[in-house]
Context: one part of a larger RNA
This record gives sequence, structure tokens and C1' cells, in this order.
RNA sequence: GAAUGAACGCUGGCGGCGUGGUUAAGACAUGCAAGUCGAACGGGACUUGUGGUGUAGCAAUACAUUGCAAGUUCAGUGGCGAACGGGUGCGUAACACGUAAACAAUCUACCUUAAAGUGUGGAAUAGCUCGCUGAAAGGCGAAUUAAUACCGCAUGUGGUGGUUUUCCGCAUGGAGAGCCUACUAAAGACAGGGACCGCAAGGCCUGUCGCUUUAAGAGGAGUUUGCGGCCUAUCAGCUUGUUGGCGAGGUAACGGCUCACCAAGGCUAAGACGGGUAGCUGGUCUGAGAGGACGAUCAGCCACACUGGAACUGAGACACGGUCCAGACACCUACGGGUGGCAGCAGUUUCGAAUCAUUCACAAUGGGCGAAAGCCUGAUGGUGCGACGCCGCGUGAGGGACGAAGGCCUUCGGGUCGUAAACCUCUGUCACCGGGGAAGAAACGCUAUGAGUUAAUAGUUCAUAGCCUGACUUAACCCGGAGAGGAAGCAGUGGCUAACUCUGUGCCAGCAGCCGCGGUAAUACAGAGACUGCAAGCGUUAUUC
Repeated sequence: GAAUGAACGCUGGCGGCGUGGUUAAGACAUGCAAGUCGAACGGGACUUGUGGUGUAGCAAUACAUUGCAAGUUCAGUGGCGAACGGGUGCGUAACACGUAAACAAUCUACCUUAAAGUGUGGAAUAGCUCGCUGAAAGGCGAAUUAAUACCGCAUGUGGUGGUUUUCCGCAUGGAGAGCCUACUAAAGACAGGGACCGCAAGGCCUGUCGCUUUAAGAGGAGUUUGCGGCCUAUCAGCUUGUUGGCGAGGUAACGGCUCACCAAGGCUAAGACGGGUAGCUGGUCUGAGAGGACGAUCAGCCACACUGGAACUGAGACACGGUCCAGACACCUACGGGUGGCAGCAGUUUCGAAUCAUUCACAAUGGGCGAAAGCCUGAUGGUGCGACGCCGCGUGAGGGACGAAGGCCUUCGGGUCGUAAACCUCUGUCACCGGGGAAGAAACGCUAUGAGUUAAUAGUUCAUAGCCUGACUUAACCCGGAGAGGAAGCAGUGGCUAACUCUGUGCCAGCAGCCGCGGUAAUACAGAGACUGCAAGCGUUAUUC
């Protein structure tokens, strides 16, 4: 000199863009942060429409009961999601990360493409109802019901297995073809309809969405390897599933991954093993560079979710807002037993020098579910608070005296603050008041028209036109109004280092980054005036180069 996620002192006008628990991975009240689908399924409740029956009434009608349709809603079965998104950096010196490769040793839901299929049966169960039980959380039993839930049988384009063979290669091997027979699938829903069948429901047909099998792709994941990146030798030897083999098990997959047996190996001064510290990287800061230090925000990967362990479900987890066990802590309790996990967003408390709102909206972007409308989304988009940082603007401009008053100094002549003020003429940024006011919105959807497909003016696909949707927003921006009015401080002045005098003090009080000042004329302490530097900031402290 530059820098910081900074803090402290004094001061503080506005805006834009960023940024904000670095400490206790301490403990957490409260609210929200993951749901959705009725176009998979059966029920309950309510509303509306409509039909039947009964009672009262002359009738309108009222009441009771029962059926159908539509809609809303509730819990449940079922599907998909919940493994993403969001947080934190405890652990980890490791194939964790970065980079370059390998998998002829692998898996992959949703999506895309291609081929083939989607036949026929069955038994339950939640819910509902009833009963028992418990303080509660909840539990037990009986009867009954549906499905795209569950289970058989059939079929086999295919796939798996066996066998023959061709071609190829990178060691294990890979790809294709033929044959054998063994094993191996499935589920429906919605919309529409000309002919045909049927009393009707419907069959049947068409379209869309699903479902099953297979092949390929994309994206994702898993595994292996070369190289690279901390300190320590006051750590020199380490290792028994250890190193390798045969066999078996296990895994999506290779492998001591696990096990039985066999052999005695494997690593190490190019630092094994041990100890300390630490998430890694793109990058950030500094520096002319080489380097050095760091790894906040943003992005990629990893690890973790009160502590330790375990598996289940699933395409994917050994799962932050799932399950089980143990522990610590906290809460409820009828003392028998239960409940909880903010390192999600806000917020509380503690710690600390120190770090924000218990805010608005799903309008945009993105995500989940859904045919769609839509619902959910503390992701995200916004607003708020903090000079925490960077950047921009302002606090007025021009004229104005041989120069007011006042302050300070003085050799008492004067000098200086100083064109500074007053005064005159102007301007109107920001702030203030009034009025207007975009873009961020285009999709989806609805309506209409046209075209394609089709038996079809159903449906569906495409195109065109119109309509609908804004949290921010009392904003940006523009116009008008008023009036210099509301807006300057901080540090320093002995040398380094830009900037000097007076008074007070008298080795005292004090200053100080280093040298050093202060003991009666202190440019070094304190005050004043003047001056210097930076400026909505200025200094100090801490840390890095």
C1' cells in the first nucleotide's frame, strides 16, 4: 500500500447492487417448510336437482321415508412423489476431492424411439358397523365391502437356461445365427360412435392415458486405476483377513466383501505405521511475476442430520421434517405408560467483540402430483433491518471590500480566518407535496375459425384470432409545485509524513507505530486558533499478502 462475512470509538443526507451467527454440530416455545391424484377404488357427511310412497289438507303446500344424478368435503385402500429442493462442515489425510482413463465386472423410476402383447379366473383386507379395553397414545375381537391392491391358470413377440456354430478381440472374454425344450408377463380408466348383435346394461369399434415383455438412447448412479494437493522422525518399523491362491456364499456388479482350507506373504527412508490439523475444488486476497495466505457469499463433488447401531420399503436411502433398538436430555401422565429432535424459514435462549423480519406472494423461474382446471412449494421472486462492503449523487452556483463584526496572533504598525460572511442575481439534483405511470405476461386454459386424421360435424393434433392472469406497486420513470431552504464529519500537524502558533502544565498530568517527548518559554502532554489529509465517512484494533 492492498484486502476482510469484520469488530470498537466519534459522526451520519439519499439511492443502486451485493452481503449479514466466522463463537456453542449448544438447547429450543410457537407458526409454517411435501404433497397430490375422484379420469385407479369402495364408503361417510352436506348441498342442489329429480322421481316414488305415506300422513295432514279441497288445493297450493308442509312433514316423514326411500331411490337416482350432479357437486363439495372427510378419513381410508391404491398410485406417484417424499432419495429432489433447502441446511450445516461434525467427521474425513481418504480414490473424499481435482484431473485423465477403464468397466469384455454393473444398475437405472419418470422421459424418448422401436417391436410384440394386454386372455381367463379366485380369495382377501382397510374403511364403515358392532362389542371389549386404556388417563392418553392407542390396542383387541366379530361381521361385511371395492379396486390399476393381492394371488392362480393361459399365451410367449421376446427374455433367462442348455447346446451347436460363425465372426471378432484387450487376459478373464464379446457380438451374431441355428436348435432344444425347461422357466418367465400384464390392469384397467376416460371420451365418443356410423354399421352389426343385444330388451337393456353393454358387446363391438375408434381415440387418448395407462399396464406387461424386450431392445436401444438420454440423463443419473455404482465400481476400479494413473497422477496431484497439509505439518510432524522429539512417530522407524507396521500388518493375521493381514498378502496371495483354490472353492463356496453374497452383491446390480469386480473383489478377503464374508467363510472353510492352503501357502507366508504385503507395506516402509521416494517416509509405512503413529500423532496433530483440515471438508475438497472452480476460485478469493495479495503480488510486476514467481510465489504466499485463504476456501464467507455463488457453482460442482463429498460427509452429516440429538449421540451410537441396524435394517425395511423402494428404480434410487441404510433415509434432516420415515421405522426399530440403546443412550443422554426435555415434556405429558390417572405412575401402568407415552411423546419429541430447527446443522429448513422466521424467531427464543445461551455463548460471544459480533451478525437481521416470528414479513408478502406463488405474478415470474423451477420442482412434485394431476388428462386438465388446479393444489402444494420458508425452493424462488419481493419487501424490511444493519454505512457491513463497493459504486453513484448531494449538502448549492455566479457576483461581492485595499477587506464588516468577532476569534486568534502581533514587533501594536498590522497580519490571518477571508470572497469566507452579510448583500445581489440565479439554479432546483436528492429529500418533501400533488398528479400520471410502463416492462417484468407469455404460456396453460376458455371461445371462435381453418387444416390433418377418421365412418364421423365424436375425440385428438396443428395453425390463426380474441379473452383471462402482477406479490413487488403508495415502487422505477415522467410532469407540476414550493423553497437555499432539511443534509459534514473524523483523524492528524517533532522526524518517518502533508500540515504551526499561543496559553496552561512543569519527569506531574499525560503522549507514543519506531526513534522518542514532558524536570518553567513543550511546533511531541491538554485547550484554543490556524493548517493538512480523507470525506458520509474517518480513525483504531485484529488478520493475510
The part of an RNA shown here (small-subunit ribosomal RNA, 5' domain) has 545 nucleotides and comes from Helicorthomorpha holstii. Its mean pLDDT, the model's own confidence on a scale to 100, is 82. Rfam family: Bacterial small subunit ribosomal RNA.